[in-house]
Molecule: transfer RNA
Organism: Lachnospiraceae bacterium 10-1
RNA sequence: GCACCCGUAGUCUAACGGAUAGAACGAAGGCCUCCGACGCCUUUAAUGCAGGUUCGAUUCCUGUCGGGUGCA
Numbered sequence: 001g002c003a004c005c006c007g008u009a010g011u012c013u014a015a016c017g018g019a020u021a022g023a024a025c026g027a028a029g030g031c032c033u034c035c036g037a038c039g040c041c042u043u044u045a046a047u048g049c050a051g052g053u054u055c056g057a058u059u060c061c062u063g064u065c066g067g068g069u070g071c072a
Stems, first nucleotide, its partner, number of pairs: 001071007010025002013022001018055001026044006048064005
């Protein structure tokens, strides 16, 4: 330099182009307890960025940024 793959809560990970982007772990609060642990309840927080297509984009297209793999 070229080609391909990936990018979603703090972490890991879902989502035929269509409902308020779902779950687990974590964190905070509450119940429980003499205090903890376990358990139960509630809350918390996300689509790398910029455009385009579409009635509607996490999804499709283009560019770009970051990571990875292969070739040279």